Transfer RNA from a Patescibacteria group bacterium, 71 nucleotides, folded computationally.
Its mean pLDDT, the model's own confidence on a scale to 100, is 80.
It matches the Rfam family "tRNA".
The RNAcentral record of the sequence draws on ENA.
RNA sequence: GGGCCCGUAGUUUAACGGUAAAACAAGACUCUUAUAAAGUCUAGUCGAAAGUUCGACUCUUUCCAGGCCCA
Numbered sequence: 001g002g003g004c005c006c007g008u009a010g011u012u013u014a015a016c017g018g019u020a021a022a023a024c025a026a027g028a029c030u031c032u033u034a035u036a037a038a039g040u041c042u043a044g045u046c047g048a049a050a051g052u053u054c055g056a057c058u059c060u061u062u063c064c065a066g067g068c069c070c071a
Base pairs, nucleotide, nucleotide: 001070002069003068004067005066007064010024011023012022013021018054026042027041028040029039030038047063048062049061050060051059
């Protein structure tokens, strides 16, 4: 320098173009003499910017970050 793949919550992952979700983690409460376990509830997320569309995590383009291959 060229090609390919990937980017979603603190972590691991889902999500036919039609209200962004689960588990663990975090906080509050219940239970307990207390702790743990268990249960209930709460907050938190689409890498950035444009474009297409009535509507974009999803399709297109550029950039950013990471990984693989070739040179």